């Protein structure tokens, strides 16, 4: 120096002017003053929880959703960590919805003789007949051909051919035993192979889950017509309700869906200080945790965080120039909180820094 | 701010649940018919199943992720 893997950290920067939201404070007021004022994704809303409200008695099944190698981390998660096991890459490394197909069921289109309790289309091999073309019925999964897939693979032996039929290595299935918290790894020694795939089909077998969301909710004012239809049950050995079904139990006497019609378009909390952040130290590979020190960092109502100019400076463009470079222009990406965290997962002009990998010269 | 639902020829919509051939109407074009045009009658040709990736031998179907477009949701009584 070239190619690449992983990891972080930034995302214009400095003054002058003019504005916008918030709180504070001074002023009768008009204002003025001080402090603060978007991100890494604030985004999708895909998971998880926090909180608040309905359902909130109890228990059993039963159905629907999701999850799925182990171990651990957390308030929670299948998404975070860390190993196992498989694919990929020459390597750093990157990728897996990775239980169970010898419980059951479905499916496997075309092609092809057969597509799943296996099957003879050429083809080979002997019998039998024959008009010599060939024809019947038997063996045979080794070749041919179909197809994503044809029921272990390569070599010998063996046989009318043939075939785990027998052997030697590979695979496969079982495994005493050893190593490991465990998935799992290694294996003596047995079996001639039996058991195609597909669960992001149904299923089975463990395990998790009650629903809706901050327009949830709560207070306090104000106006209206406590109104109407339709439908289901009904006047209590009975009806609705308690998110399905049955016992038991509990409220309620008219009550339960739905629709339509009236009123208001106000205020105040919920609101932001929280599993928060940052420095160090101590366990831990780690994700994480503990302990000290220190910080406050938007909470508004369809919602503010902008403009310019000035000099720098990233990138990009022209010109000159062999080239280093000079000179002129342009002028910063994605995007933008709306109850509050955590992971993910998508967007992102560029610029830095750590740390490995492969080649290639020098020494 | 929260919840749902849907992208298949030019238009409207089937098909997706249970994965193998993409199909119906209306439009387009051509041929008959007719002086001509319309109606009718006979054919034809048009589709990356919004996009990208995964699962499978195989996706419009199944999973995930992005686009895009629509529909709902205040309180009080």
């Nucleotide at each position: 120096c070239c190619a690449g893997a992983g990891g972080g950290u930034c995302g214009g920067g400095c003054g002058g002017c003019c504005g916008c939201g918030g709180a504070c404070g001074c002023g009768c007021a008009a204002g003025c003053g001080u402090c603060c004022g978007a991100g890494g994704a604030a985004a999708g809303u895909c998971c998880g929880g926090g909180c608040u409200c309905c359902a909130c008695g109890g228990a059993a099944c039963g159905a629907c959703g999701g999850u799925g190698c182990c171990g651990g981390c957390u308030a929670a998660u299948u998404a975070c960590c860390g190993g196992c096991g498989g694919g990929g890459g020459c390597g750093a490394c990157c990728c897996c919805a990775g239980g169970g197909a010898a419980a059951g069921u479905g499916c496997c289109a075309c092609a092809g003789a057969a597509a799943g309790c296996a099957a003879a289309c050429c083809g080979c091999c002997g019998g039998g007949c024959u008009u010599c073309g060939g024809c019947c019925g038997g063996g045979u999964a080794a070749g041919g051909g179909c197809g994503a897939a044809a029921g272990g693979g390569u070599g010998g032996g063996g046989u009318a051919a043939g075939a785990g039929c027998c052997c030697a290595c590979c695979g496969c299935g079982g495994g005493a035993c050893c190593g490991g918290c465990a998935a799992c790894g290694g294996g003596a020694c047995c079996g001639g192979c039996a058991c195609g795939g597909u669960a992001a089909a149904c299923c089975c077998c463990a395990c998790c889950g009650g629903g809706a969301g901050c327009a949830a909710g709560a207070c306090c004012g104000a106006a209206u017509a406590g109104g109407g239809g339709c439908g289901g049950c009904a006047c209590a050995u009975g009806g609705g309700c308690c998110u399905g079904u049955u016992c038991c139990g509990g409220c309620u006497c008219g009550u339960c869906g739905c629709c339509c019609g009236g009123g208001u378009u106000g205020g105040u909390u919920g609101c932001u200080g929280g599993a928060c952040c940052c420095u160090g130290u101590c366990c831990g590979u780690a994700a994480g945790g503990g302990c000290a020190g220190g910080g406050c960092g938007a909470g508004a109502g369809g919602a503010a965080u902008g403009g310019u100019c000035g000099c720098c400076u990233a990138u990009c463009c022209c010109u000159c120039g062999c080239g280093a470079g000079a000179g002129g222009g342009u002028g910063g990406a994605c995007a933008g909180a709306a109850c509050c965290c955590g992971g993910c997962u998508u967007a992102c002009a560029g610029a830095c820094c750590c740390u490995c990998u492969g080649g290639c010269c020098u020494u | 701010c929260g919840g749902g639902g849907a992208g298949u020829g030019g238009c409207g919509c089937a098909g997706c649940c249970u994965g193998g051939u993409a199909g119906c109407g209306c439009a387009u074009c051509u041929g008959c018919u007719u002086u001509g045009g319309g109606a009718g009658c006979a054919g034809a040709g048009g589709g990356u199943c919004g996009c990208a990736g995964g699962u499978u031998c195989g996706a419009a179907u199944c999973c995930u992720g992005u686009c895009u477009c629509c529909c709902c949701g205040a309180c009080c009584a």
Predicted 3D model of RNase P RNA and transfer RNA as a complex of 440 nucleotides. It holds a member of the Rfam family "Bacterial RNase P class A". About the family: Ribonuclease P (RNase P) is a ubiquitous endoribonuclease, found in archaea, bacteria and eukarya as well as chloroplasts and mitochondria. The coordinates come from a structure-prediction model, not an experiment, and the mean pLDDT is 75.